[in-house]
RNA sequence: AUGAAAACAAGGGGAGAGACUACUUUGUAGCGCCGAAGGAGCAAACAUGACGUGAAUCUCUCAGGCAAAAGAACUCUUGUUAGACG
Numbered sequence: 001a002u003g004a005a006a007a008c009a010a011g012g013g014g015a016g017a018g019a020c021u022a023c024u025u026u027g028u029a030g031c032g033c034c035g036a037a038g039g040a041g042c043a044a045a046c047a048u049g050a051c052g053u054g055a056a057u058c059u060c061u062c063a064g065g066c067a068a069a070a071g072a073a074c075u076c077u078u079g080u081u082a083g084a085c086g
Stems, first nucleotide, its partner, number of pairs: 006081008018031001020030004032066003038062001039060003045053002
């Protein structure tokens, strides 16, 4: 000095599903739904005598959510750290 991946911070974008009903009222309960916080499960493949490792935006809905607000996987920009490759 080219500066990849990764991590952190700030800002932007960011879907879905009842503003349902009841009550002791912003909570609880009942029924109906949603999946992109989190969580759990599995294929191929690998490795074994067996147990096992094994991904997700897939599946499950424990949790979370179903007007707005908040949150939100993912993504973009800036900065810091970093240092593959050259």
Predicted 3D model of an 86-nucleotide RNA (Glycine riboswitch aptamer) from Neobacillus fumarioli NBRC 102428. The coordinates come from a structure-prediction model, not an experiment, and the mean pLDDT is 80.